[in-house]
RNA sequence: GUAUGAUACUGGCUCAGAACGAACGCCAGCGGCGUGGAUAAGGCAUGCAAGUCGCACGGCAAACCAGCAGCAAUGUUGGGAUUAAGUGGCGAAAGGGCUAGUAAUACGUGGAUAAUCUGCCUCCGAGACGGGGAAAACAGCUCGAAAGGGCUGCUAAUUCCCGAUGAUGCCGCGCGACGGGAGUCGCGUGGUCAAAGGUGGGGACCGAAAGGCCUAUCGCUCGGUGAGGAGUUCACGUCCUAUCAGUUAGUUGGCAGGGUAAUGGCCUACCAAGACAAUGACGGGUAGCGGGCCUGAGAGGGUGGUCCGCAGCACUGGGACUGAGACACUGCCCAGACUCCUACGGGAGGCUGCAGUCGAGGAUCAUUUGCAAUGGGCGCAAGCCUGACAAUGCGACGCCGCGUGGAGGAUGAAGGCCUUCGGGUUGUAAACUCCUGUCACCCGUGAAGAGAUGGAUCAUGGCUAAUAUUCAUGGUUCUUGACGUUAGCGGGAGAGGAAGCUACGGCUAACUACGUGCCAGCAGCCGCGGUAAGACGUAGGUAGCAAGCGUUGUUCGGAAUCACUGGGCUUAAAGCGCGCGUAGGCGGCGUCGUAUGUCGGGUGUGAAAUCCCUUGGCUCAACCAAGGAAUUGUGCCCGAAACUACGGUGCUAGAGUGUAGAAGGGGACAGCGGAAUUCCUGGUGGAGCGGUGAAAUGCUUAGAUAUCAGGAGGAACACCGGUGGCGUAGGCGGCUGUCUGGUCUGCUACUGACGCUGUGGCGCGAAAGCCAGGGGAGCGAACGGGAUUAGAUACCCCGGUAGUCCUGGCCCUAAACGAUGGGCACUACGUAGAGGGAAGACCGAUCUUUUCUCUGCCGGGGCGAAAGUAUUAAGUGCCCCGCCUGGGGAGUACGAUCGCAAGGUUGAAACUCAAAGUAAUUGACGGGGGCUCGCACAAGCGGUGGAGCAUGUUGCUUAAUUCGAUGUACGCGAGGAACCUUACCUGGGCUUGACAUGCACGGAUUAGCUCCAAGAAACUGGAGUAACAGCCGCAAGGUUGGAACGUGCACAGGUGUUGCAUGGCUGUCGUCAGUUCGUGUCGUGAGAUGUCGGGUUAAGUCCCUUAACGAGCGAAACCCUUAUCCUUAGUUACCAGCGGUUCGGCCGGGGACUCUAGGGAGACUGCCGGUGUCAAACCGGAGGAAGGUGGGGACGAGGUCAAGUCAUCAUGGCCCUUAUGCCCAGGGCUGCAAACGUGCCACAAUGGCGGAGAUAAAGGGAAGCGAGACCGUAAGGUGGAGCCAAUCCCAAAAAUUCCGCCCCAGUACGGAUCGAGGGCUGCAACCUGCCCUCGUGAACGUCGGAAUCGCUAGUAAUCGCGCAUCAGCACGGCGCGGUGAAUGUGUUCCCGAGCCUUGUACACACCGCCCGUCAAGCCAUCCGAGCAGGAAGCACCCGAAGUCAGCAUUUAUACCGCUGCCGAAGGUGAGUCCAGUAAGGAGGACUAAGUCGUAACAAGGUA
Repeated sequence: GUAUGAUACUGGCUCAGAACGAACGCCAGCGGCGUGGAUAAGGCAUGCAAGUCGCACGGCAAACCAGCAGCAAUGUUGGGAUUAAGUGGCGAAAGGGCUAGUAAUACGUGGAUAAUCUGCCUCCGAGACGGGGAAAACAGCUCGAAAGGGCUGCUAAUUCCCGAUGAUGCCGCGCGACGGGAGUCGCGUGGUCAAAGGUGGGGACCGAAAGGCCUAUCGCUCGGUGAGGAGUUCACGUCCUAUCAGUUAGUUGGCAGGGUAAUGGCCUACCAAGACAAUGACGGGUAGCGGGCCUGAGAGGGUGGUCCGCAGCACUGGGACUGAGACACUGCCCAGACUCCUACGGGAGGCUGCAGUCGAGGAUCAUUUGCAAUGGGCGCAAGCCUGACAAUGCGACGCCGCGUGGAGGAUGAAGGCCUUCGGGUUGUAAACUCCUGUCACCCGUGAAGAGAUGGAUCAUGGCUAAUAUUCAUGGUUCUUGACGUUAGCGGGAGAGGAAGCUACGGCUAACUACGUGCCAGCAGCCGCGGUAAGACGUAGGUAGCAAGCGUUGUUCGGAAUCACUGGGCUUAAAGCGCGCGUAGGCGGCGUCGUAUGUCGGGUGUGAAAUCCCUUGGCUCAACCAAGGAAUUGUGCCCGAAACUACGGUGCUAGAGUGUAGAAGGGGACAGCGGAAUUCCUGGUGGAGCGGUGAAAUGCUUAGAUAUCAGGAGGAACACCGGUGGCGUAGGCGGCUGUCUGGUCUGCUACUGACGCUGUGGCGCGAAAGCCAGGGGAGCGAACGGGAUUAGAUACCCCGGUAGUCCUGGCCCUAAACGAUGGGCACUACGUAGAGGGAAGACCGAUCUUUUCUCUGCCGGGGCGAAAGUAUUAAGUGCCCCGCCUGGGGAGUACGAUCGCAAGGUUGAAACUCAAAGUAAUUGACGGGGGCUCGCACAAGCGGUGGAGCAUGUUGCUUAAUUCGAUGUACGCGAGGAACCUUACCUGGGCUUGACAUGCACGGAUUAGCUCCAAGAAACUGGAGUAACAGCCGCAAGGUUGGAACGUGCACAGGUGUUGCAUGGCUGUCGUCAGUUCGUGUCGUGAGAUGUCGGGUUAAGUCCCUUAACGAGCGAAACCCUUAUCCUUAGUUACCAGCGGUUCGGCCGGGGACUCUAGGGAGACUGCCGGUGUCAAACCGGAGGAAGGUGGGGACGAGGUCAAGUCAUCAUGGCCCUUAUGCCCAGGGCUGCAAACGUGCCACAAUGGCGGAGAUAAAGGGAAGCGAGACCGUAAGGUGGAGCCAAUCCCAAAAAUUCCGCCCCAGUACGGAUCGAGGGCUGCAACCUGCCCUCGUGAACGUCGGAAUCGCUAGUAAUCGCGCAUCAGCACGGCGCGGUGAAUGUGUUCCCGAGCCUUGUACACACCGCCCGUCAAGCCAUCCGAGCAGGAAGCACCCGAAGUCAGCAUUUAUACCGCUGCCGAAGGUGAGUCCAGUAAGGAGGACUAAGUCGUAACAAGGUA
């Protein structure tokens, strides 16, 4: 970060950090220091990695020197030096490599060895006398291809053997001392065991000489000692697994013997039956261990490469020999596999040494130089050997350092990218100017590692008879360097040779453009991509790191996500169903002691390196060195005694016993009882009963149901009955008896910690189920039938078997729940109930107070994520047990175990997801609840749906029937399609365009005007004429310029697309009463409160109450209109009174009235009565033109529907550009099997027709309204008075009223349709207008099926009038008035809405969510007839080498030979375990749009 709309919590996943023996991708300048086969302990060519000593020995060849011989070549003798092979000595057991095996014969820490060994080295003591024998080499012969032998003969030694001597050695005996003891030490005595010489030098003496002898030195022998090394042994520590629970016969111990350096069953014989194990034996898996290293705050976790210590291994397995040391990496024997040689008879080999090679692998270097240094072996030494080591090389593998330049430099260059086109950015960056010179390059110079070692020589000292030799120390001098073209230093040249990688949605620092269009792709998690992608790809820019940067893998961290430090278990995962109790853990008060834990002090150890600190050395750093600290551990000694433990001794508060009482559905067995159901018998009775939402199946005239009486049988026990009682839980309910368990209260007599918990173990354990035997009334799985239904294997109904009941035996599980383990202690109250006790009120009843136990409710603090819990804790502490660690897979598989079975207990993994979950919040929803509204229903009036026609839509048709609108569209956009409109179709044309702006060029030709030709027109082609302004000029004319035109370029244009990119406007819920904010308060928080509650209202309207107080948008009011009055003003309106009159308010006049239109008044629950909370308000009344918002209108909160509109307009992106633009003609939008919506006219008598006669309001009028008059049957025509309009005109209002006719019929109703003739508008009336007249006279029958719409008063209904659009065209729309009702005063139901509440698994919000089968694809797993491998044991067979033993042989030992025990590999057999594979079978996970149903979530429609 991720779950959720949001929140808190739980919980997993993921990221940021550090590290690495790494690998991969891109990139790459230099140096220093480190580091580098992690895989196949797979196989190996080649070279090297262990030799050395001639001062142990015999002896050999070449060179050299000397002698002799020879003319010479050469031969020979001697010398000293070197030396092949050999004898002998030392070494080869070290050094070097690797980690296969090993879970303890290992390792680590600390002890023991009184149970041991030790070459070389140190020191000490003693000694080294006398003899003897052989075998290599060598020589000869001989076998073999080779490797390698055989026989005979000769020989030396520091080789081998014998004898002597011999101690303080070893063995035996005796004595003494010490010690707790095993034993150690000392003394005496007896026995027994050694040796080797080499070299240098030398006076005296001896000797023929060699030499003896002396001396020095190197060796030799015996014994002791030290140091270092090694063996054995003890304690503690050291991985996972119990789905490994029992293991073991040399096993455990003893005695005796053997063996070993040494203890020991190490081995053998005998005896005993032990030994180990839940504190995990035995088995399985994995693994070298430690110092350390990585990480971490630490505790821990991970790891064991390089360096150091230890162990183990050396092709695999076994074995011994030699030796001080091995069971031996470059030794031996045997067996096996593999490779090589071979003459096929036989032989050879072992890189897990250094290099190197093949192989496998993601992956790891040179077949280099040198012994100069350090170290090792041998040697007196020089020296030799040394793939140890020192160096160099290769690899950015790691760490560290340096550089890739520095300063100045704005016209902020060019280019790139972006852009709102102004600019911004790259960016002082570059260019340019002036400098510097690290590294690399070239030339030169040049340390240290060598103050060591070695040679020569001198001096001093030691030994000595010695000035000899020799040794030690010092001086002088000479010599030794792989690295090395070293480091460093000096000079030279020149900015010249040296920057990349990753990222840029959030986490997480860093953003734009283009391309792409759920494609291609990205991705650590969340997630991006479906035409405007900061997430893909590219570019520019930016961020980060930098000779590297990223990715992958692994470890630790974050993760308190295994919790020791440091977690949890009511509801999130998690308390065993309950008890008894074993081991274990824990445990009351006092006192004395011990010193187990504990604490203090001292001492030893805790290797070095590492880490840390302080210094120092490489120019710094990395790196290296010195000193210190640390090493939290552990042994021993001394001390303390509070706590713990242990031992002793007491106590009574825990626990238990006793005794006196108490309550109880506690348990077991036996007996008894009444009510009810059913059945049987009999009586009465006579048609139905029963059952349901409604029915049917069923029963019934063979008499049911109903009713009465009697009888049978089984099961359960009404009322009492109660969050009342009892029990550990499961559970227990009629009454009585018997037996029996527990609990409580009082007393305080007794015991004296006897306690708590409890892994395993044992017992109990609802219902269902199982076995056997009974029983069976009612109920009732399965099953049958009837219904319901689309289906109904269900819900409902009628039947009904197991079962339910009893006895005995199993099963052992439940939402076995308080979803809360047991025990003890402590921590506010209040209240109710059950069982006891005590005290008081004079006794009793009763009451009050108090105390113990039990069962509930409420509630403070505390706790808790919250809900909640709260002395019956989920609070505060202690003790013990059980359990949890993301969801799914899965309580599954396999294994084991229990069970008669069903099944139970224990209990995984692969794979898969980024969640799964808990509590609470706000909404939404409910076939949840409550309250309340609305023409919502009801009550009414009139319609629609049926007919004809008009109009809109769908569909169909068409070249086109342009487009949009689809619950909230459908007489809608359109307030008016013949052309135009017009967007569509067909055809004909134009291309800077019908329209705007700019630039360039042209030139007076052009534009304009007139005319001609073709054409349907547009348009095309052609002819003529020729404008305006300035300047020059008398003029003609010339010239210039702008508009204009032409050409060209930018661009125009688009009713093309996207309403899911948008603005604006609009619809809808809805004129519904809601929707919010500030401050405060509450809550961890989302949020709540306010806005709830009680009243009231049309209203969140107002009032009261109130942790709320206020406020905004809505409601209301303000606005318009209408109803009344007043006032002002009277022309074109008006006319009461006065006058005139043509009788017309016509005229004079009037300003009263009507009216007009300005301004005011009026209505506010203001007044009265009642109701109501002293309220708001309601009801009734008065007054009033009007009464409770008077009527109507305008006005539409926050939001919802990605609602509608890109075709009103505007607008981003995309698309077209001789066309998707523009113009024109004609056609189409009017097309008609059908369906729907909205209307008109009707079906008639409340009517139709004819005639006569009244009464409006509101509008309109100049390309206009048009009077009177005349013509026409009429539409209309002629004509033109008046009027720019309170003046004139449209204009007749109609229904109504009066008179007359019609007489119930498809009509004198109805008017469609069609025919004929006219009129008007207009360029034009065919498609396709309206009107008139005459004729025609359809559907439709007393009014329209299911269904459905409007309306509550001046309303519905009905009647006409006007206006907009408009040349013309209205049954539509918008207005106006006339006449003028009925019904309801209710809220059960339908629809919609509001508020409160409730449930929720919904939040895209029920058009939601979601389950299972089937079908398809893919993945892993399980079972599986089998098949084919591996591993470890067991039994038997065979038995190499070899040790040991025996026999034989030998003078004797050894060898050879024979035999025996053991014994590797091998073979056979029966099983076990582990992986592999398999026809088929099974379930599971996953996968945009498959099938069937709808199980769950709301009362989810049967909780």
The RNA shown here (small-subunit ribosomal RNA) has 1503 nucleotides and comes from a metagenome. RNAcentral holds the sequence, with entries from SILVA. Its mean pLDDT, the model's own confidence on a scale to 100, is 84.